Notes: The prediction has a mean pLDDT of 81. Predicted 3D model of a 72-nucleotide RNA (transfer RNA) from a Minisyncoccota bacterium. Rfam family: tRNA. Its family is annotated with triplet codon-amino acid adaptor activity in the Gene Ontology. By type it is a transfer RNA. The RNAcentral record of the sequence draws on ENA.
RNA sequence: GCCCUCAUAGUUCAACGGAUAGAACACGAGUUUUCUAAACUUGAAAUGGAGGUUCGAUUCCUCCUGAGGGCA
Numbered sequence: 001g002c003c004c005u006c007a008u009a010g011u012u013c014a015a016c017g018g019a020u021a022g023a024a025c026a027c028g029a030g031u032u033u034u035c036u037a038a039a040c041u042u043g044a045a046a047u048g049g050a051g052g053u054u055c056g057a058u059u060c061c062u063c064c065u066g067a068g069g070g071c072a
Stems, first nucleotide, its partner, number of pairs: 001071007010025004018055001027043005048064005
């Protein structure tokens, strides 16, 4: 330099172009317990950035940023 893949809660992952963007763990609050842990209830929390297509974009297209891989 060229090509490919990936980027979503704090972490690990889901999500036919139309679901209130979901789950587990973690975190906050409560119940229970002498206390802690466990268990149960409950709460907050995310689509890397900018454009485009579309009635509608996490999803499709372009560029940028970042990560990984291959070729030279």